[in-house]
A computed fold for a 1484-nucleotide RNA from an uncultured bacterium, annotated as small-subunit ribosomal RNA. The sequence is in RNAcentral, with records from ENA and Greengenes. Model confidence (mean pLDDT): 82 of 100.
RNA sequence: AGAGUUUGAUCCUGGCUCAGGAUGAACGCUAGCGGCAGGCUUAACACAUGCAAGUCGAGGGGUAACAGGGUGCUUGCACCGCUGACGACCGGCGCACGGGGGCGCGUAACGCGUAUACAAUCUACCUUUUACAGAGAGAUACCCCAGAGAAAUUUGGAAUAAUACCUCAUAAUAUUAUUGCUCGGCAUCGAGUGACAAUUAAAGUUUCGGCGGUAAAAGAUGAGUAUGCGUCCUAUUAGCUAGUUGGUAAGGUAACGGCUUACCAAGGCGACGAUAGGUAGGGGUCCUGAGAGGGAGAUCCCCCACACUGGUACUGAGACACGGACCAGACUCUUACGGGAGGCAGCAGUGAGGAAUAUUGGUCAGUGGGCGAAAGCCUGAACCAGCCAUGCCGCGUGCAGGAAGACGGCCCUAUGGGUUGUCCCCUUCUUUUGUGUGGGUAGAAACCUUCUGACGUGUCAGAAGCUGACGGUACUGUACGAAUAAGCAUCGGCUAACUCCGUGCCAGCAGCCGCGGUAAUACGGAGGAUGCAAGCGUUAUCCGGAUUUAUUGGGUUUAAAGGGUGCGUAGGCGGGAUAGCAAGUCAGUGGUGAAAUCUUUCGGCUUAACUGUAGAACUGCCAUUGAUACUGUUAUUCUUGAGUAUAGUUGAAGUGGGUGGAAUGUGUGGUGUAGCGGUGAAAUGCUUAGAUAUCACACAGAACGCCGAUUGCGAAGGCAGCUCACUAAGCUGUUACAGACGCUGAGGCACGAAAGCGUGGGGAUCAAACAGGAUUAGAUACCCUGGUAGUCCACGCCGUAAACUAUGAUGACUCGCUGUUGGCGAUAUACUGUCAGCGGCUGAGCGAAAGCAUUAAGUCAUCCACCUGGGGAGUACGAUCGCAAGGUUGAAACUCAAAGGAAUUGACGGGGGCCCGCACAAGCGGAGGAACAUGUGGUUUAAUUCGAUGAUACGCGAGGAACCUUACCUGGGUUUGAACGUAGAGUGACCGGUGCCGAAAGGUGCCUUUCCUUCGGGACAGUCUACGAGGUGCUGCAUGGUUGUCGUCAGCUCGUGCCGUGAGGUGUCGGGUUAAGUCCCAUAACGAGCGCAACCCCUAUCGUUAGUUGCCAGCGAGUAAUGUCGGGAACUCUAGCAGACUGCCGGUGACAAACCGGAGGAAGGGGGGGAUGACGUCAAAUCAGCACGGCCCUUACGUCCGGGGCGACACACGUGUUACAAUGGUAGGUACAGAGGGGCGCUAUCCAGCGAUGGAGUGCGAAUCUCAAAAACCUAUCUCAGUUCGGAUCGGAGUCUGCAACUCGACUCCGUGAAGUUGGAUUCGCUAGUAAUCGCGCAUCAGCCAUGGCGCGGUGAAUACGUUCCCGGGCCUUGUACACACCGCCCGUCAAGCCAUGGAAGCUGGGGGUGCCUGAAGUUCGUGACCGCAAGGAGCGACCUAGGGCAAAACUAGUAACUGGGGCUAAGUCGUAACAAGGUAACC
Repeated sequence: AGAGUUUGAUCCUGGCUCAGGAUGAACGCUAGCGGCAGGCUUAACACAUGCAAGUCGAGGGGUAACAGGGUGCUUGCACCGCUGACGACCGGCGCACGGGGGCGCGUAACGCGUAUACAAUCUACCUUUUACAGAGAGAUACCCCAGAGAAAUUUGGAAUAAUACCUCAUAAUAUUAUUGCUCGGCAUCGAGUGACAAUUAAAGUUUCGGCGGUAAAAGAUGAGUAUGCGUCCUAUUAGCUAGUUGGUAAGGUAACGGCUUACCAAGGCGACGAUAGGUAGGGGUCCUGAGAGGGAGAUCCCCCACACUGGUACUGAGACACGGACCAGACUCUUACGGGAGGCAGCAGUGAGGAAUAUUGGUCAGUGGGCGAAAGCCUGAACCAGCCAUGCCGCGUGCAGGAAGACGGCCCUAUGGGUUGUCCCCUUCUUUUGUGUGGGUAGAAACCUUCUGACGUGUCAGAAGCUGACGGUACUGUACGAAUAAGCAUCGGCUAACUCCGUGCCAGCAGCCGCGGUAAUACGGAGGAUGCAAGCGUUAUCCGGAUUUAUUGGGUUUAAAGGGUGCGUAGGCGGGAUAGCAAGUCAGUGGUGAAAUCUUUCGGCUUAACUGUAGAACUGCCAUUGAUACUGUUAUUCUUGAGUAUAGUUGAAGUGGGUGGAAUGUGUGGUGUAGCGGUGAAAUGCUUAGAUAUCACACAGAACGCCGAUUGCGAAGGCAGCUCACUAAGCUGUUACAGACGCUGAGGCACGAAAGCGUGGGGAUCAAACAGGAUUAGAUACCCUGGUAGUCCACGCCGUAAACUAUGAUGACUCGCUGUUGGCGAUAUACUGUCAGCGGCUGAGCGAAAGCAUUAAGUCAUCCACCUGGGGAGUACGAUCGCAAGGUUGAAACUCAAAGGAAUUGACGGGGGCCCGCACAAGCGGAGGAACAUGUGGUUUAAUUCGAUGAUACGCGAGGAACCUUACCUGGGUUUGAACGUAGAGUGACCGGUGCCGAAAGGUGCCUUUCCUUCGGGACAGUCUACGAGGUGCUGCAUGGUUGUCGUCAGCUCGUGCCGUGAGGUGUCGGGUUAAGUCCCAUAACGAGCGCAACCCCUAUCGUUAGUUGCCAGCGAGUAAUGUCGGGAACUCUAGCAGACUGCCGGUGACAAACCGGAGGAAGGGGGGGAUGACGUCAAAUCAGCACGGCCCUUACGUCCGGGGCGACACACGUGUUACAAUGGUAGGUACAGAGGGGCGCUAUCCAGCGAUGGAGUGCGAAUCUCAAAAACCUAUCUCAGUUCGGAUCGGAGUCUGCAACUCGACUCCGUGAAGUUGGAUUCGCUAGUAAUCGCGCAUCAGCCAUGGCGCGGUGAAUACGUUCCCGGGCCUUGUACACACCGCCCGUCAAGCCAUGGAAGCUGGGGGUGCCUGAAGUUCGUGACCGCAAGGAGCGACCUAGGGCAAAACUAGUAACUGGGGCUAAGUCGUAACAAGGUAACC
């Protein structure tokens, strides 16, 4: 000190989360020791038991218990207070302290803190000083006697003492009354000192030293009271108050005071927050933080408050009293039912509650307290010990050497390597700790006793003696021996640390982001690693990080946030000069700020924690002295801020009148006739009863064309024909007046579009609601026809808008350019200057960016308003305003980890521009209808194996399913297996021939039987055994390879530079051009790569080279005929080269690229065709071509065999074939290809058969032989018919292949002769040697279901105006809430589940107030016939009060039938509102 998380990526805003520290903690796992500290945070809940306050005999009467002594004697009893002592009693002091506990119950208060005051006070014990203590009287407790009662307790009688009580005397600087003097102050007054009068005291005891008593003064200590300042949340608490505020008088108190009472007055408090409600003890301090702050108030210290709950007083110096009293209440215990007893929030302890917190311990040794003269007694205060890792601190669990880098574990690319790991083993060393056994400190100095000394009889000083709970503890000597001692959490990122196995959106993890759906570093285990360590993690809480409430130290155009606007109150802030004061401010000094804490120095425990000592600090408050710049205040003054006057000027500024024309509608009349109107198209509607149209007249209401604008005016809302009146404002010029009069503005008041409301008018147009017509799946909409409120006026409400410049007001300062409105200066519509406005552009600067930029969002100052994650929600409740609608104010529970701003790159748009493509159009021919073939779906089946499924599956994998193929089904077999390799064993065969069973596989027989040799063996073959097998089983979403598609579309990128905070941009855009990111020009870009093009192949050429198996023009030979032969090299052909490049000319163009036209040429601007497929997209296809990771099967999911199936058939779809005929069919005749194939082959020719074919037979492993053409052409016929079209289907007879044509082959012949007469919506191909049409060949192959596929040639068209539209694509631009990218995103109702919440008849509580009734104890007052000599008291009464009861109302909480919305929840329903022009722009 930061980090993670919104996005495809970026910057910002903004929340959430983490890393740190802390704790009276708790929980989980674990645990060796010691020191120091801490230990019911919950039920102020209830408490068994023990202890926690007594002491004094030197106050008293005395003697119950104990001891001693004495006496008596019955020798073991009685007596004697005689002594030590002492129960109970009287009396004194203490019990009001100290201490403990709850914080807590209460308390938001003079309670606490701090600083003052008491001229308004008290103070026992203690200290100092002064004075005094004389005389007397009567009771009473204990005890004794008698009684009541279960007990607690209590009644009566008799006797008695005191330092108990009372009376008298004396008396003061006491108190009271009267009256002087002096001094002082702070208002009342105070202090000192007199005079006179009245009143009130005392206690004894003694060892005679004293101790104690009374009065007074002073001190000290403690307490009381008053005051200033500070001290939580809520305004959804705004008014509160009757002893209330003050006065007079009296009472009361230690004392002031409405503290109380009577009377009088009407005050007092409050937005600087009264009152009310909620919560809460306060402080020193503690935690955190750089600090400022924030949070807390355990332990320790100070103060308060309380003692079962409420009330009350008594006693006393002190209490309204924790271990006192009385009363009431609740609860518990006890009882003989009549009554009684009790108060752990003391120390232990128990129950309960709770996540949770200890021993019914020891001692008064020390410290402290009470009493006492003292010894001493008491002391759960205290000091110690026990329990608990609760925290802090310290120590240890060894150290060194040691590599065969062992075994084992784990991992891997696995004959091996890595890691655990110098770890272990082993060998030395050490002994903190531990165990055993010894020694053993300080805390102790006093009091007291004894002795000595000084002064003088008691104090002081000295010496000796006595006293230790902890504890035989700390510490220490010695012996032994590594001996007794390591865990927890984590390992995806944040965050240090990685692999394997298991699991398979399951189980689970998770602080946030998020992991898990078969290869999980994120779950569980293991190995390893990391972090901390006697602890480690988790949970909870607080601060921090969070500048995320911002004083330090934030913001408000668009992210949350400027009030709709003005006026103005309080408040805040405020121009220049001079003087005074000294409140703020600053400085010095004094007091205080308790101790502890924090901090610094130096010490003590071995160190540390802990602790001692001294210092500093305690940032504060008060007082006092000084300073006077600034602020303030007082006084005087100034003119520049603000204002007034005056002269002009401007405008849709406002209010109220008057008035005008156009348009619209309506009415009347005329002309006129069939439609009008409306729409995308229609219809509703109007119209022959005369519309629409047109003319004339009349009426009505509303709005004001042109001017008109980037204009003007106004505070905003807003304001528009012309004109009059009234009113307001701005600006400019001039100087005169006046002299800070100013700015802002919480509350408040006023104004405030539209809609809406009330009353009364008005009502032409338009037009919510409503009606009808359309559209639509629906259409409660968009469109159309109507139409009422309303729109208009007057008066009164409402008070809100995207009331926006999303930008508060005022003042000052800060570069420029340009336009415009109103003034002024100069003569002026030029030009220029200046003032006040309204706009545009652009710097610096600012900003997250977009942008703003003298009209700031720049730099400053003042004041106000507002914001603090999204949703819930501008909702609920409350309050308030309103006639209502509704407005203002304005939450919470719950829920999410985002929501959001700006910009970037893409993608998309029923956005735009440019361009291309058989994309459309123009054409030709098809498909969709029929039959058949084939593929698919579906269905069926034992099986109909599997895959391919929009384009980019469907004559596809398959370029050949009768068996085989074959993967499927059924049945029969087999298990190292059908094939192969290696090793071992045994055999000599194997092959071949031949039987039986069987459907075959297979099983089981018979015959026959090796080679080489160095004789060891080897080769070969099969059998057996072992190891490796095998799988068309799964995953194409684990993969390689291959392929389809966008698309042969023109794109996709990089280096360096530059721009931007950045993602990114630029380059690649722009102007031209091209088939092309093709080329040129321009240019913050310059270059380059993959693509394009070219290089490659085929094809087009009467050019050239070569000439066999090809060719044959000329020459020759020969044949019935044929290049058949000699020969030829011309031609065709074959296969090498050449040839085309915008090269030439003209034009257009920007002098370019390029385009247009032309020449020449076989071919011209890419000549035609092919191969060639950029970065990438579709988790596209394929695990069944092959390969391969993982998983699965192993007498089966392997493998062999027979048969069946893949060929099924109501149906649906795709692709084809054949047709429907005359551009044709049939019959006959006659021609012309190319490219291929051929030896288990192609076959000439001949013979047989109608034919498929068969028989004979020749050539050819091929430019040689052969397969081998059809359309076309000629002739004839058919004559428009279901036909001489069409050929399906079926019957019969055959041929061929093959082990075998039944399921299930092809072909031939004869017969049969379906449907079909050109095909709906829709849809496909094709731009030239193309479409169309005609045949030929090949692969696979025994044969073939081929009408398929791949090639080949023959014949050979039509059309393209053009780019509006459909589809696809490219570039630029624009919008976006999309980025899985429009097959996107996303809204609302309804339905389901869960959650919290509002309302609600009612029900149940709670606290407080009010009124009335009752009213204990008790104080005070009154009375007091009873008691008492008296003082006084009992009793009775009055006032007040706790408590109780009754009543009505308010507040608050819980609950509730029912009900409202809200939130959340992989796959529900209905639509499609928003995001693109979102398909009607959206929004308020």